Two RNAs folded together computationally: RNase P RNA and transfer RNA, 474 nucleotides in total.
[in-house]
RNA sequence: AGAGUAGGGCAGAUGACCGCUGCUUAGCCGAAAGGCAAAGGGGAGGAAAGUCCGGGCUCCGCAGGACAGGAUGCUGGGUAACACCCAGUCCCGGUGACGGGCAGGAAAGUGCCACAGAAAGGAAACCGCCCGAUAAAAUGGUUGCAAACCUUUAUAUCGGGUAAGGGUGAAAGGGUGAGGUAAGAGCUCACCAGUCCUGUCGGUGACGACAGGAGCUAGGCAAACCCCAUCCGGAGCAAGGCCAAAUAGGGGAACGUUCGAGGGUGGUCCGCCCAAGUUCCCGGGUAGGUCGCUCGAUCCCGACGGUAACGGCGGGACUAGAUGAAUGGUCAUUCCCCCGGUUUCGCCGCGUGCGGUUCCGGGGAUACAAAACCCGGCUUAUCGGCCUACUCUAACA
RNA sequence: GGGCCGUUAGCUCAGUUCGGUAGAGCAGCGGACUUUUAAUCCGUUGGUCGUGGGUUCGACUCCCGCACGGCCCACCA
Repeated sequence: AGAGUAGGGCAGAUGACCGCUGCUUAGCCGAAAGGCAAAGGGGAGGAAAGUCCGGGCUCCGCAGGACAGGAUGCUGGGUAACACCCAGUCCCGGUGACGGGCAGGAAAGUGCCACAGAAAGGAAACCGCCCGAUAAAAUGGUUGCAAACCUUUAUAUCGGGUAAGGGUGAAAGGGUGAGGUAAGAGCUCACCAGUCCUGUCGGUGACGACAGGAGCUAGGCAAACCCCAUCCGGAGCAAGGCCAAAUAGGGGAACGUUCGAGGGUGGUCCGCCCAAGUUCCCGGGUAGGUCGCUCGAUCCCGACGGUAACGGCGGGACUAGAUGAAUGGUCAUUCCCCCGGUUUCGCCGCGUGCGGUUCCGGGGAUACAAAACCCGGCUUAUCGGCCUACUCUAACA
Repeated sequence: GGGCCGUUAGCUCAGUUCGGUAGAGCAGCGGACUUUUAAUCCGUUGGUCGUGGGUUCGACUCCCGCACGGCCCACCA
């Protein structure tokens, strides 16, 4: 210098003018409800989003048991909790920094593996190879010839052996070599790969290293059913409490009052509790206020423990609380980028006469998107530019 | 704000159970019949299965993310 990896942080600033919405203060009008105008001070995000997980909070009498259902799934730790985070193990990708992994069990069971192929799982003989029988043919021999007999070779059929070779497939039940055999084969042996068992060592553990042995080898799929381990009651601020207003407190159906319907917002059952009315449909009325509501697993700084996530300690801060729903617009300067010109005094870089630094002029850009009870995560969207650490390549020292 | 469902041909829908060549009706196109049209009959075209990844030999189907569309809800008696 080029190419790249990981992490962190910003999301323009200042001023003027015009607006929006709450709060506080005091004022004016009004009987009240309320209205008007003034001053001060507050007013979106890193994702407020998607609503994909987890929790707080509220209600369901308790949140009990079993089944069903759902979620998670290497190990250890963090946390209020999690499917999140941190650290590690193993596997895969990358030269590397580093990245990715829904990563338990397939020798518990069931199921699937289309097409092709002989055979798709403790399997299978299509071609090929080998052995045997039979048929007819040829060669050679016994003889001068034929017949008959014997031998050999090739062909066909039948019976068997064989998983070395060919061929099919995503996948064919270890690989290489030697021995062995009628031909072959872990059939035997050596080495290598892998599985399981035992022992020693290291590690909390996943796991790793080494040694010995077994059987010679066990296919893939659990993001198929399932098994194993752990966890899970339901609903959601339109939860829920209070006040106010209004109406036809109407009609119909079902079940039922101790042999008890129904309810307890869960799919079924049991237990427990309440229980005389309950549930559903049609119809009617109001769509106002207030609490919940923002001080909380909160934020910032410091030092400590821990590799880290994080934890406790000390100090400081209060930072939207609106409800048909506010947080905006214009102008100027500046910041960022691009283009053109300019001083040659200085500085920097190298390709040695250019570029940058200075100044002037012109132009452009400012993304994704916006609270709605509150937090912790994940995922997705995002103009531009900054900082830190590291890797590879090339050159130089 | 909260909860739930769907997306397959131009339109309306099957197929997803338990993964193995994606189908039906209507519409379109061509032909037959008819003087012509309609109706009828025969043949035929047409699919990134909303989208991006993953598991698998193989994905409309199974798993994860995203996009788009639709439905429901309060209080009183």

The coordinates come from a structure-prediction model, not an experiment, and the mean pLDDT is 76. Rfam match: Bacterial RNase P class A. The family's RNA type in Rfam is ribozyme. Rfam's curators write: Ribonuclease P (RNase P) is a ubiquitous endoribonuclease, found in archaea, bacteria and eukarya as well as chloroplasts and mitochondria.